A computed fold for a 1535-nucleotide RNA from an uncultured bacterium, annotated as small-subunit ribosomal RNA. The RNAcentral record of the sequence draws on ENA and SILVA. Its mean pLDDT, the model's own confidence on a scale to 100, is 83. Its Rfam family is "Bacterial small subunit ribosomal RNA". Its family is annotated with ribosome and structural constituent of ribosome in the Gene Ontology.
[in-house]
RNA sequence: CCGCUGCAGAGUUUGAUCCUGGCUCAGGAUGAACGCUGGCGGCAUGCCUAAGACAUGCAAGUCGAACGAAGUGACCUUUUGAAGCGGAGUGCUUGCACAAAGUAGAUAAAGAUUUUCACUUAGUGGCGCAAGGGUGAGUAACACGUGGGUUAUCUGCCUUUUAGACUGGGAUAACAAUUAGAAAUGAUUGCUAAUACCGGAUGAUAAAUAAGAAGAUACGUUUUCUUAUUUUAAAAGAUCCCCUUAAAGGAUCACUAAAAGAUGAGCCUGCGGCGCAUUAGCUAGAUGGUGGGGUAAAGGCCUACCAUGGCGACGAUGCGUAGCCGGACUGAGAGGUCGAUCGGCCACAUUGGGACUGAGACACGGCCCAAACUCCUACGGGAGACAGCAGUUAGGAAUAUUCGUCAAUGGAGGAAACUCUGAACGAGCAAUGCCGCGUGAAUGAUGACAGUCUUUGGAUUGUAAAGUUCUGUUGUUGGGGAAGAAUGUGUUAUAUAGGAAAUGAUAUAACAGUGACGGUACCCUUCAAGAAAGCUCCGGCUAACUACGUGCCAGCAGCCGCGGUAAUACGUAGGGAGCAAGCGUUAUCCGAAUUUAUUGGGUGUAAAGGGUGUGUAGGCGGUUUAAUAAGUUUAAGGUCUAAUUUCGAGGCUUAACCUCGAACUGCCUUAAAAACUGUCUAACUUGAGUAUGGUAGAGGCAAGUGGAAUUUCUAGUGUAGCGGUAAAAUGCUUAGAUAUUAGAAGGAACACCAGUGGCGAAGGCGACUUGCUGGGCCAUUACUGACGCUGAGACACGAAAGCGUGGGGAGCAAAUAGGAUUAGAUACCCUAGUAGUCCACGCCGUAAACGAUGAAUACUAAGUAUCGGAAUUUUCGGUGCUGAAGUUAACACAUUAAGUAUUCCACCUGAGUAGUACGGUCGCAAGGCUGAAACUUAAAGGAAUUGACGGGCACCCGCACAAGCGGUGGAGCAUGCUGUUUAAUUCGAUGAUACGCGAAGAACCUUACCUGGGCUUGACAUCCCAAUGACCGGUCUAGAGAUAGACCUUUCUCUUCGGAGACAGUGGUGACAGAUGGUGCAUGGUUGUCGUCAGCUCGUGUCGUGAGAUGUUCGGUUAAGUCCGACAACGAGCGAAACCCCUGUUCUUAAUUGCUAACAUUUAGUUGAGAACCUUAAGGAGACUGCCGGUGAUAAACCGGAGGAAGGUGGGGAUGAUGUCAAAUCAUCAUGCCUCUUACGUCCAGGGCAACAGGCGUGCUACAAUGGCUAUUACAAUGAGAUGCAAUAUGGUGACAUGGAGCAAAUCUAGAAAGAUAGUCUCAGUCCGGAUUGAAGUCUGCAACUCGACUUCAUGAAGCUGGAAUCGCUAGUAAUCCCAGAUCAGAAUGCUGGGGUGAAUACGUUCCCGGGUGUUGUACACACCGCCCGUCAAGGCAUGGGAGUCAAUAAUACCCGAAGUCAUUAGCCUAACCCGUAAGGGAAGGAGAUGCCGAAGGUAGGAUUGGUGACUGGGCUUAAGUCGUAACAAGGUAA
Repeated sequence: CCGCUGCAGAGUUUGAUCCUGGCUCAGGAUGAACGCUGGCGGCAUGCCUAAGACAUGCAAGUCGAACGAAGUGACCUUUUGAAGCGGAGUGCUUGCACAAAGUAGAUAAAGAUUUUCACUUAGUGGCGCAAGGGUGAGUAACACGUGGGUUAUCUGCCUUUUAGACUGGGAUAACAAUUAGAAAUGAUUGCUAAUACCGGAUGAUAAAUAAGAAGAUACGUUUUCUUAUUUUAAAAGAUCCCCUUAAAGGAUCACUAAAAGAUGAGCCUGCGGCGCAUUAGCUAGAUGGUGGGGUAAAGGCCUACCAUGGCGACGAUGCGUAGCCGGACUGAGAGGUCGAUCGGCCACAUUGGGACUGAGACACGGCCCAAACUCCUACGGGAGACAGCAGUUAGGAAUAUUCGUCAAUGGAGGAAACUCUGAACGAGCAAUGCCGCGUGAAUGAUGACAGUCUUUGGAUUGUAAAGUUCUGUUGUUGGGGAAGAAUGUGUUAUAUAGGAAAUGAUAUAACAGUGACGGUACCCUUCAAGAAAGCUCCGGCUAACUACGUGCCAGCAGCCGCGGUAAUACGUAGGGAGCAAGCGUUAUCCGAAUUUAUUGGGUGUAAAGGGUGUGUAGGCGGUUUAAUAAGUUUAAGGUCUAAUUUCGAGGCUUAACCUCGAACUGCCUUAAAAACUGUCUAACUUGAGUAUGGUAGAGGCAAGUGGAAUUUCUAGUGUAGCGGUAAAAUGCUUAGAUAUUAGAAGGAACACCAGUGGCGAAGGCGACUUGCUGGGCCAUUACUGACGCUGAGACACGAAAGCGUGGGGAGCAAAUAGGAUUAGAUACCCUAGUAGUCCACGCCGUAAACGAUGAAUACUAAGUAUCGGAAUUUUCGGUGCUGAAGUUAACACAUUAAGUAUUCCACCUGAGUAGUACGGUCGCAAGGCUGAAACUUAAAGGAAUUGACGGGCACCCGCACAAGCGGUGGAGCAUGCUGUUUAAUUCGAUGAUACGCGAAGAACCUUACCUGGGCUUGACAUCCCAAUGACCGGUCUAGAGAUAGACCUUUCUCUUCGGAGACAGUGGUGACAGAUGGUGCAUGGUUGUCGUCAGCUCGUGUCGUGAGAUGUUCGGUUAAGUCCGACAACGAGCGAAACCCCUGUUCUUAAUUGCUAACAUUUAGUUGAGAACCUUAAGGAGACUGCCGGUGAUAAACCGGAGGAAGGUGGGGAUGAUGUCAAAUCAUCAUGCCUCUUACGUCCAGGGCAACAGGCGUGCUACAAUGGCUAUUACAAUGAGAUGCAAUAUGGUGACAUGGAGCAAAUCUAGAAAGAUAGUCUCAGUCCGGAUUGAAGUCUGCAACUCGACUUCAUGAAGCUGGAAUCGCUAGUAAUCCCAGAUCAGAAUGCUGGGGUGAAUACGUUCCCGGGUGUUGUACACACCGCCCGUCAAGGCAUGGGAGUCAAUAAUACCCGAAGUCAUUAGCCUAACCCGUAAGGGAAGGAGAUGCCGAAGGUAGGAUUGGUGACUGGGCUUAAGUCGUAACAAGGUAA
């Protein structure tokens, strides 16, 4: 460059990401089966299971032209006399009918049998039955495939050629007779034939021997040719023709011998194709030789003797499985799987053995024997073999007719006609598959009805239907009608060669007949859209959505997963998608799967580098030369059956299907090339090694020596404790410990030096000295000359622990004991303490034996530190760090590679089961090495990311702790809740974030609850109709009331005066109303909480494969992600802050009802007056770290100060980011869906929400002297007031009543209290405390019993400061004291506000709680209230062991030994040939017997495999069992 061809992914691990990795899906295929459905045709296919058993029929016969014999018929004789021909005549309707004689000889009966003809056949004989057809049990083999060999072979029928076919003989079946037997089947005697059988002749190119010649040779021999000698064969057959008395002759077929061919077969051989090594050794005719035998033939094929070989990790032997191939399916291919139909080969024929015959068999429809089974039987004995075609039965998910024909194709026999042929050709059954056709076409919109959905508007089904116009495939009616059938058969004729002729042979022509399928294909025609559509799916993968039903149920599901009341996932319907006479499901195979990776993967952390070395086999291997040609490449030839496949054509209307032509990766042979690999040859030096000189070192082994420390012992000093812990105790100690001094003993380990330093292969090696010894590194010049690398097996070494024997034993220390801790504590802690640790010798052979990184070689930036050597620009060898390119999933690695390449070894293929079981092997044992499966499961896993969490770390904040003050928890009462009770005690709120909460106020009402009484278009809304004229208001009666009844009163507008309209209640009708019924886990809205915590995000850019990161981190600072600075970030938003309100200072303005300094006045700012003050309420000012000093980085900011009413957010309020809690509320309201509709709606009366053993929360009042009581006296603010607040006054002890000045308010209405002054009480259950109870009242209100508040008198409970625990508060705060308001007829100790009096304390951030930021770990992500482990208990499943037991398989040893071949063989039997007159004998054969071998069977001990087994071991699994809490965070003792 050309040509051909050509590869698709998705779901699922996570909060999310990348990777590894499995599981699953989309495709194709099938000898299929099942479910639903089913119109036609063509072509194919159809017991995959029990090589289980089989009733019945058929599947191999044929030849009379091989033979004898038997039979039938014709011919023959007698009798009979049909049809047809014939037409004398007759009738008459003159063209119709009837019809005698004659002829004819069908049919029937009887007989004869000499010949002839035709036919049939039991038997003898020939050929065939070894083919065709079936099946796949066995077989891992020369069985198959492919290529060779056969000089080591055979071959019937067929073809060609040559020669021949002479001469004799004896039997035997059939048959007959006798006879045995139930039968099957025989026995004896007698007769007979042959193409049956047997002699002799002839005789080869056959065989043997001998000689010679020519080749070949491995010198052993052998091949071919020639000659000579010896030996060996046959059917005188059949038919036809001629001529005939016969013979001879001719023809055809058959026959014999030989040579060749063709076909078929035998044997040998190279190469090729299954699993297991948990099968490693196998072998005695075994391996070879010699002699012999045997075969068609080589050969241990068999035998005698001799030798001891042969096979095997390149997988022998054994076990399991399996017919092999052409090919089929799939795949881009390479491959993988399969071996139905068709074709080739093999094997088998109930199971096992055996031979006979034959060209061929050890024979599917033959024989003999044995065994099991079935059948018959007269019990003596016999018969049988569908894995031929149909068919039956059994098995099974499952596989067809007891059909037709030899018409064609082919086969057997025959001279032929023919006969036979379940081979074959056809038909039948089955949607089993492939292919084709149809179920109509065109038109048709008011987009019809019904259906479904609906936002009620409509949409959809849908041009779909109806309707109109057409067509006629298939079907149906009636007709016609093939090809397959002529080289075949018969008859006739002609020609050719040969022959004396004829027959015959061959060729040609004409004629005749032959079709199972089948009246089929096909053609014409009638009829009418008439008769012909289903199945699966619709959550994602994956094309296609809605409604209803159901409610973790029923069910679905290939994977992920759906279903717990709004299911596109279940079921149904409507609609839709896909395929279509089929559609789905199941099973299996390939693909996807680069998921076994040759093409085409990996091993630091995901599964995976052997613990380390030495080294055998093997694999791989430096530079140059010559040769060779094994690999390699090229060319040619042979072969690769056909079919299949691909390409090109053709034939069936098309296609499937069929036909033709071409191509087709293998193997073999020959020739050529010589680059590369191999082999061999000759060299080289750079790989490797040796020598020489130096050098560093905890390298190894042995012996010796040393000091410090611990412990023990002895002695001294000394006295009460020591020791140990979080705290203790056990323990030691007055018999003197601990402590201390001196001495001694003994064992083990070697401080400092010491170092990401050194050495070693790894394990490992550390005081010092000596001896022996291994390896490395550097330098230098010589030498050898590829001597190398790796390394399955093998061998050696190999921490600690452990084992054996013998020593040793100071310290430490499993086990063990005691003490603690604890719910427990077989632990952690403490006190003791034995093995062991040490030495010698011998085992063990494993570790997170790790750099989790095999060894070797080459190449690929730098910088820096350090050790050793040589040299001093540098270089060689180690050990580290940082980093480039590159690699990696990322983390990370990076000249010490995890980079780029090559070679060799080891190992991996989802997780669990399990490094387990069994087997083998090693070990004294412990155990090691090797190493599964059933079953379970959709994940397990790696790296990194964001969160959350930690009994991790760091920083910071908060009435969080601490420091203080006062409470709660104890009492009584109030109030809320729980629980209980009840007809009802309505409902909601339940850690913080429910509980004086919804409720800012339950006697009725409220009210939702209960009981009873009523109403049913309704108490309330809209629409329609009717009659009425009201409604409102008032009176009376019944009733508990609702309600019912009666009475009084009682419309408007317009008008054509008929009426119409409006409004109102009443009655009626149905649409509807109504629900405080359910769901706050269907919702909106609103709210709580973290939290007024400082956080939460976005755009663009950048980094990362990505999730994400950056910004938002860092250094400061702040109340604050507040601000400053730095920075791959630059900006922005929601929050914080500010803006808003109140308050604190002041100014201006204004001045009534408020105020009053001055003036006047009054009891009184009362009045005049004033606008200064206070106050009111509008607007300003003021505070900004602005100023000064210091600190800080010259920043932000902080500290201090000045000034200022106020100082660093001045104080308070409102304001609440993204989000969290399926937080609260369907009973405020709104609202989807569900539910009720003479009730779950509505009205009324009464009751209940108020019950009362117990418990909890929140409060009030107290317990008293900082007090109670009595009397006197002072000072507020916020607010409220007309159905109201109410003064002065009068009455009452009082609550209150009477009465009503003033006030719609800075004007009127309220005694503030604590406080102060004085008195009393004197520590008591009191003059404290006030509950409870009695009596009498007041007020509100229709109503005060259940169930109001208040008053007076009387009564006078608990309680003497509150356990564990717990709450609030940092300044005008806590504490304490009163006041007002909302709700409200009445009813606060609650709530919301107001003012009065008015403290203490904060060192500080260790700890408790909560929060924020950064970082770290994580097996968590529902996020620690997480996750998760193990025992036990229960159910289920598979599995190991197991005393045994049952069975199978293959061997071994021995016994018995059928049939049968072979061998041997006196007595017995025998026609052919020989001898002999004969008798008889011989040869030969047979029977019988004997022997070897020999199937089945028996006995014995083992081997292997499988089933089962009381009991037993672990494993797996199963929403809510038990016990603990081992792991994940420092997981609370790091794992």